[in-house]
RNA sequence: UUGCCAUCCGGAGCGACUGAGAGACCUGGCUCUACGACGUCGCAGCAACCACCCGCUGGAUGCGGGCAGGUGCUAACGCCAGGACCGAUGGAGG
Numbered sequence: 001u002u003g004c005c006a007u008c009c010g011g012a013g014c015g016a017c018u019g020a021g022a023g024a025c026c027u028g029g030c031u032c033u034a035c036g037a038c039g040u041c042g043c044a045g046c047a048a049c050c051a052c053c054c055g056c057u058g059g060a061u062g063c064g065g066g067c068a069g070g071u072g073c074u075a076a077c078g079c080c081a082g083g084a085c086c087g088a089u090g091g092a093g094g
Stems, first nucleotide, its partner, number of pairs: 001094002004091005013043005021032003025083005044074003049070002052066005078086001
């Protein structure tokens, strides 16, 4: 970078720095925000996609449990409605 598969109404925040917009994009709403949002970093936490271990077994690509190494996530259902070759995250592959 390209197509594929799965998930996206549950869960989980403090500090430092920064300083004006932010909630992916378009339209319309709504919300957050100088009582400092968004972002970055640190620490903490949530979850359990992958890895690893165990059981269901004769068997495992299936189901359940454990763990927390690799990711991910920690306002509001992906904030809501409509739209689009829509987006995000994980996994296996080219």
About this RNA:
Predicted 3D model of a 94-nucleotide RNA (SAM riboswitch aptamer (S box leader)) from Nocardia sp. NRRL S-836. Rfam family: SAM riboswitch aptamer (S box leader). Rfam's curators write: The SAM riboswitch is found upstream of a number of genes which code for proteins involved in methionine or cysteine biosynthesis in Gram-positive bacteria. The sequence is in RNAcentral, with records from Rfam and Ribocentre. Its mean pLDDT, the model's own confidence on a scale to 100, is 88.